[in-house]
Context: one part of a larger RNA
RNA sequence: UUGGGCGUAAAGCGCAUGUAGGCGGCUUGGCAAGUCCAUAAGUGAAAGCCCUCGGCUCAACCGAGGAAGUGCUUUGGAAACUGCUAGGCUUGAGUCCUGGAGGGGCAGGUGGAAUUCCCGGUGUAGAGGUGAAAUUCGUAGAUAUUGGGAGGAACACCAGUGGCGAAGGCGGCCUGCUGGACAGUGACUGACGCUGAGAUGCGAAAGCGCGGGGAGCAAACAGGAUUAGAUACCCUGGUAGUCCGCGCCGUAAACGAUGGGUACUAGUUAUCGCGGGUAUCGACCCCUGCGGUGACGUCGCUAACGCAUUAAGUACCCCGCCUGGGGAGUACGGCCGCAAGGUUAAAACUC
Numbered sequence: 001u002u003g004g005g006c007g008u009a010a011a012g013c014g015c016a017u018g019u020a021g022g023c024g025g026c027u028u029g030g031c032a033a034g035u036c037c038a039u040a041a042g043u044g045a046a047a048g049c050c051c052u053c054g055g056c057u058c059a060a061c062c063g064a065g066g067a068a069g070u071g072c073u074u075u076g077g078a079a080a081c082u083g084c085u086a087g088g089c090u091u092g093a094g095u096c097c098u099g100g101a102g103g104g105g106c107a108g109g110u111g112g113a114a115u116u117c118c119c120g121g122u123g124u125a126g127a128g129g130u131g132a133a134a135u136u137c138g139u140a141g142a143u144a145u146u147g148g149g150a151g152g153a154a155c156a157c158c159a160g161u162g163g164c165g166a167a168g169g170c171g172g173c174c175u176g177c178u179g180g181a182c183a184g185u186g187a188c189u190g191a192c193g194c195u196g197a198g199a200u201g202c203g204a205a206a207g208c209g210c211g212g213g214g215a216g217c218a219a220a221c222a223g224g225a226u227u228a229g230a231u232a233c234c235c236u237g238g239u240a241g242u243c244c245g246c247g248c249c250g251u252a253a254a255c256g257a258u259g260g261g262u263a264c265u266a267g268u269u270a271u272c273g274c275g276g277g278u279a280u281c282g283a284c285c286c287c288u289g290c291g292g293u294g295a296c297g298u299c300g301c302u303a304a305c306g307c308a309u310u311a312a313g314u315a316c317c318c319c320g321c322c323u324g325g326g327g328a329g330u331a332c333g334g335c336c337g338c339a340a341g342g343u344u345a346a347a348a349c350u351c
Base pairs, nucleotide, nucleotide: 003323004322005321006320007305008304012319014202015201016200017199021195022194023193025089026088027087028086029085030084031083033082034081035078036077037076038075040074041073042072043071050066051065052064053063054062055061092192093189094188095187096186097184098183099182104178105177106176107175108174109173110172111155116150117149118148119147120146121145122144126137127136163170164169207248208247209246210245211244212243216242217241221237222236223235224234259318260317261316262315263314264313267296268295269294270293271292272291273290274289275288276287277286300307301306324351325350326349333344334343335342336341
């Protein structure tokens, strides 16, 4: 628990699809549930409150009458708004057509550079590593250089303040399959929309199960140094793992620390995609429309920082979440998981 809030103070679910529900464009007729109207009817106990009058010498107190009782029910009426119903419309939403952009996704194939290893040639005493060293490798021929081979992983330059994707994320090249967005032009459907409790799906890295693979890197581990010590930082090695297939896990500073939708509210500048116009041999430049991505900035907002047509401005709709610090994102219970654990989520006590 009225409310006030959620970029950084507590607070936006990691992201999407979508059920119930909530909310919903312009217009015509009907209904009358909500709504509005009524000198209508019933009810709204008494006492009390309020008004008038009266009784105790007054008052408090008490008695009588009236009013009020904002409400509910019934009846009658209205039809602007909401709703329901029957139609119509095209601006919201969607479909078709044409076109170009893109690391969007999945599968298959393929290329070169580099590291490592193996074989051969040349060649000889060092190489490597560091602040300096040592562990380490090397006369059983290393390092260097050159020819050949094997294998795995990642794709320099292009590369961008750039592009695509709902988010996570996506980068050599080619092919196939496939999702979305955008621009242009008309035609078509005719509110088909927005959000979304539950639910379902996707979801980096690490981790887990089974089977492969293993070049480089590298938790753990071993050794060498450093140091007072050094369970580290530095060095030499090195196993899981990193890679692939299938199945789990379901979390991150999953961040723009900013939920989604719609409308409105100065500009300047850069860039990406698609158009129109002017001009031109052409690239470019100039004017302009739509969609994205950035920088600056007015009004406005903000505690300030800052935000500022990609809002944190002005409004509306729907969802999620917060309510002093610690205890604690913990315990217990439930659900999920092979486990690790995840999710939901307190209290005592204390300041």

Predicted 3D model of a 351-nucleotide part of an RNA (small-subunit ribosomal RNA, central domain) from an uncultured marine bacterium.
It matches the Rfam family "Bacterial small subunit ribosomal RNA". Rfam links the family to the GO terms structural constituent of ribosome and ribosome.